[in-house]
RNA sequence: GGGCCUGUGGUCUAGUGGUUAUGAUAUCGCCUUGACGUGGCGAGGAUCCCCGGUUCGAAUCCGGGCAGGCCCA
Numbered sequence: 001g002g003g004c005c006u007g008u009g010g011u012c013u014a015g016u017g018g019u020u021a022u023g024a025u026a027u028c029g030c031c032u033u034g035a036c037g038u039g040g041c042g043a044g045g046a047u048c049c050c051c052g053g054u055u056c057g058a059a060u061c062c063g064g065g066c067a068g069g070c071c072c073a
Base pairs, nucleotide, nucleotide: 001072002071003070004069005068006067007066010025011024012023018056027043028042029041030040031039049065050064051063052062053061
């Protein structure tokens, strides 16, 4: 330098054009326990990597960047 893939709460993750962006874990609160842990219930936490375009409507499609991974040179 070229090709391909990936980027979504602290972490991991679902979502492939339209309802309030899903779940797990972590954190916090309550219940349960003599206490801790386990378990149950609830709460907060996301500009969906950035910029632009298409569309009535974009996390999703298109273009250009940035970062990471794999391969080739």
This is a predicted structure of a 73-nucleotide RNA (transfer RNA) from Candidatus Woesearchaeota archaeon RBG_13_36_6. RNAcentral holds the sequence, with entries from ENA. The organism belongs to Candidatus Woesearchaeota, within Archaea. It matches the Rfam family "tRNA". By type it is a transfer RNA.